[in-house]
RNA sequence: GCUCGUGUAGCUCAAUAGGAUAGAGCACAGGAUUUCUAAUCCUGCGGUUGGGGGUUCGAGUCCCUCCACGAGCA
Numbered sequence: 001g002c003u004c005g006u007g008u009a010g011c012u013c014a015a016u017a018g019g020a021u022a023g024a025g026c027a028c029a030g031g032a033u034u035u036c037u038a039a040u041c042c043u044g045c046g047g048u049u050g051g052g053g054g055u056u057c058g059a060g061u062c063c064c065u066c067c068a069c070g071a072g073c074a
Stems, first nucleotide, its partner, number of pairs: 001073007010026004019057001028044005050066005
């Protein structure tokens, strides 16, 4: 340099051919229970879906470009 893949909450991951308010577990905070801790249960918090642009009534999803990481080729 070329090709391909990945990027979604603090972390690990979903989201079935473009469609309902983007969810789950863990973590964190508060509460219940307990003599205390742990465990368990309830509630809550947390996201410009890597950045920008485009297509569309509608984009996490499709297209273009850039960035980061990984793999292959040279």
Annotation
Predicted 3D model of a 74-nucleotide RNA (transfer RNA) from a Candidatus Bilamarchaeaceae archaeon. The RNAcentral record of the sequence draws on ENA. NCBI's taxonomy places the organism under Archaea, Nanobdellati, Microcaldota, Candidatus Anstonellales, Candidatus Bilamarchaeaceae. Rfam family: tRNA. From the family's description: Transfer RNA (tRNA) molecules are approximately 80 nucleotides in length. By type it is a transfer RNA.